[in-house]
Description:
This is a predicted structure of a 351-nucleotide part of an RNA (small-subunit ribosomal RNA, central domain) from an uncultured bacterium. Model confidence (mean pLDDT): 86 of 100. The RNAcentral record of the full RNA draws on Greengenes.

Context: one part of a larger RNA
RNA sequence: CUGGGCGUAAAGCGCGCGUAGGUGGGGCCUUAAGUCGGGCGUGAAAGCCCCUGGCUCAACUGGCGGAGGCCGUCCGAAACCGUCGGGCUUGAGCACCGGAGAGGGACGUGGAAUUCCCGGUGGAGCGGUGAAAUGCGUAGAGAUCGGGAGGAACACCAGUGGGGAAGCCGGCCACCUGGCUCGUUCCUGACACUGAGGCGCGAAAGCGUGGGGAGCAAACCGGAUUAGAUACCCGGGGUAGUCCACGCCCUAAACGAUGCGCACUAGGUGUGGGAGGUCUGAACCCCUUCCGUGCCGAAGCUAACGCGUUAAGUGCGCCGCCUGGGGAGUACGGCCGCAAGGCUGAAACUC
Numbered sequence: 001c002u003g004g005g006c007g008u009a010a011a012g013c014g015c016g017c018g019u020a021g022g023u024g025g026g027g028c029c030u031u032a033a034g035u036c037g038g039g040c041g042u043g044a045a046a047g048c049c050c051c052u053g054g055c056u057c058a059a060c061u062g063g064c065g066g067a068g069g070c071c072g073u074c075c076g077a078a079a080c081c082g083u084c085g086g087g088c089u090u091g092a093g094c095a096c097c098g099g100a101g102a103g104g105g106a107c108g109u110g111g112a113a114u115u116c117c118c119g120g121u122g123g124a125g126c127g128g129u130g131a132a133a134u135g136c137g138u139a140g141a142g143a144u145c146g147g148g149a150g151g152a153a154c155a156c157c158a159g160u161g162g163g164g165a166a167g168c169c170g171g172c173c174a175c176c177u178g179g180c181u182c183g184u185u186c187c188u189g190a191c192a193c194u195g196a197g198g199c200g201c202g203a204a205a206g207c208g209u210g211g212g213g214a215g216c217a218a219a220c221c222g223g224a225u226u227a228g229a230u231a232c233c234c235g236g237g238g239u240a241g242u243c244c245a246c247g248c249c250c251u252a253a254a255c256g257a258u259g260c261g262c263a264c265u266a267g268g269u270g271u272g273g274g275a276g277g278u279c280u281g282a283a284c285c286c287c288u289u290c291c292g293u294g295c296c297g298a299a300g301c302u303a304a305c306g307c308g309u310u311a312a313g314u315g316c317g318c319c320g321c322c323u324g325g326g327g328a329g330u331a332c333g334g335c336c337g338c339a340a341g342g343c344u345g346a347a348a349c350u351c
Base pairs, nucleotide, nucleotide: 003323004322005321006320007305008304012319014201015200016199017198021194022193023192025088028085031082034080035077036076037075038074039073040072041071048066049065051063052062053061054060091191092188093187095184096183098181099180103177104176105175108172109171110154115149116148117147118146119145120144121143125136126135162169163168206248207247208246209245210244211243215242216241220237221236222234223233259318260317261316262315263314264313267296268295269294270293271292272291273290274289275288276287277286300307301306324351325350326349333344334343335342336341
């Protein structure tokens, strides 16, 4: 230096932006660093190869000759790779005109329901379970009607649906704002792909300060169950928390257990968004096409399961990762964190 792999066997970083680096569309010109050819130099001895000699042979060893990668220098070649210059439009991007959407942020607002408070009616139960009990109720509960307070979540629409890079996003209104996409083919002219470090985002739980607290509910208390029951059930209660603001934490079965980009390779069927054709015209039907998202399947792939134009097929570019089980995601060290802990990450020993 090299191999084989990464959906489920070990293995795709949770996701993005992007630095260095790696890689790079079609045509002309230039150059000659890479590349290729040749000359010269160098390439000690030993070793290697050929010839030959010495130990009885051989190993070993003496002599002659040859070859030799790399390197230096000079000359030459110009296809490829690189360089310089000018130019192209198909990659990429911009502009213009439409479109869909729980994409993000901040403000306001609505109704249903739960709980609590006040009042009316009413008068004995309610609640809960497998059955009960704890609990609540004649100081009037539960039920029902009216009024009020407060917090959290948004039934139906709702989808096998949509949006987002991922985490995730769902009442309604306006505001601020990101991305995507159809169509036109006007503009720029390779501006591209990937991305070690780095930076940002990142469910839930958890942490700090302050607020809020209706319901739910770890811990905790009680009732049952049970041999016991530090549980499952009830409750029957109940605090953190769940909610808001700001600041941390940075993990996950962060999953499609499938990195990103590009190209190519049968079809059938559904669905979301757009454009065009058909049509006198609008809509529908039907047809074509682009973007997204499902199912079934040719070829092919796969250990099988299965995947199959949204590939796990066929290729290319770049990154990450794996290398028997346990020890162990542990110890030590380092970095980060308020802490909890996170990231990086062994060995002895053992099978």